[in-house]
RNA sequence: CCCGCGGGAGAGACCGGCCGGCUCGCCGCCCGGCGCCGAAGGCGCAACCGCCCCGGAAACGCUCAGGCAAAAGGACCGCGGG
Numbered sequence: 001c002c003c004g005c006g007g008g009a010g011a012g013a014c015c016g017g018c019c020g021g022c023u024c025g026c027c028g029c030c031c032g033g034c035g036c037c038g039a040a041g042g043c044g045c046a047a048c049c050g051c052c053c054c055g056g057a058a059a060c061g062c063u064c065a066g067g068c069a070a071a072a073g074g075a076c077c078g079c080g081g082g
Stems, first nucleotide, its partner, number of pairs: 001082007012034001014033004019028004035068003041064001042062003048056003
């Protein structure tokens, strides 16, 4: 570094319009609107670190992206294997 398993937070199941799916009550895509989240990624500062005057850099910050029922995703942690 890669693979598998387990754990894994936050924030509108928001409003309006069109279409579709279906278990007919919900869900999904797209467009418009406002409000939010930070733990994919990205960017910024530079705490910190190192082979030290040059490098590496956060769980801090920004929210471009992403996300705001479930599902999926998910930094990070544990175990196993290569």

A computed fold for an 82-nucleotide RNA from a soil metagenome, annotated as Glycine riboswitch aptamer.
Of the family's consensus pairs, 90% are formed in the model.
Its mean pLDDT, the model's own confidence on a scale to 100, is 80.
The sequence is in RNAcentral, with records from MGnify.